The prediction has a mean pLDDT of 84. A computed fold for a 72-nucleotide RNA from a bacterium, annotated as transfer RNA. It was read from a public genome assembly. It matches the Rfam family "tRNA". Rfam classes the family as a transfer RNA.
């Protein structure tokens, strides 16, 4: 320098263009003499940034930023 891929909750990851969810973590409750386990509930999101297409974008398109891989 060129090509490809990834970016979503504190972490790991889902989500046919049509109200963004799960597990773990955290908090609370039930259980226990107590703790742990188990069960239940709550909390938690400008979907990397800026634009475009569309009635409607996490999803499609463009640029940029960061990270990774390959080539030179």
């Nucleotide at each position: 320098c060129g090509g490809c891929g990834c970016a979503u909750a504190g972490c790991u990851c889902a989500a046919u263009g049509g109200u963004a969810g799960a597990g773990c973590a955290u908090u609370c409750g039930u259980c226990u003499u107590a703790u742990a386990c188990a069960c239940g509930a709550a909390c938690g999101g400008u979907u990397g940034u800026a634009g475009g297409u569309u009635c409607g974008a996490g999803u499609c398109c463009u640029a940029c930023u960061g990270c990774g891989c390959c080539g030179a």